[in-house]
RNA sequence: GGUGCUGUAGCUCAGUUGGAAGAGCGCGGAUCUUAUAAGUCCUGAGGUCGUGGGUUCGAGUCCCACCAGCACCA
Numbered sequence: 001g002g003u004g005c006u007g008u009a010g011c012u013c014a015g016u017u018g019g020a021a022g023a024g025c026g027c028g029g030a031u032c033u034u035a036u037a038a039g040u041c042c043u044g045a046g047g048u049c050g051u052g053g054g055u056u057c058g059a060g061u062c063c064c065a066c067c068a069g070c071a072c073c074a
Stems, first nucleotide, its partner, number of pairs: 001073007010025004019057001027044001028042004050066005
């Protein structure tokens, strides 16, 4: 230098066909216990979906550029 993959909650990840974002763990609260842990429960909190543009009525999803990480080729 070239090619490919990945980037979504604090962490690990899902979201495949464009209709507007979720799970587990963690955190908070309630319940239970003499108390703690464990268990159970919750319209609970937490997201500029890597960045910037574009397409579209509508983008995490499609297109372009860039950034970061990993792998391979040279």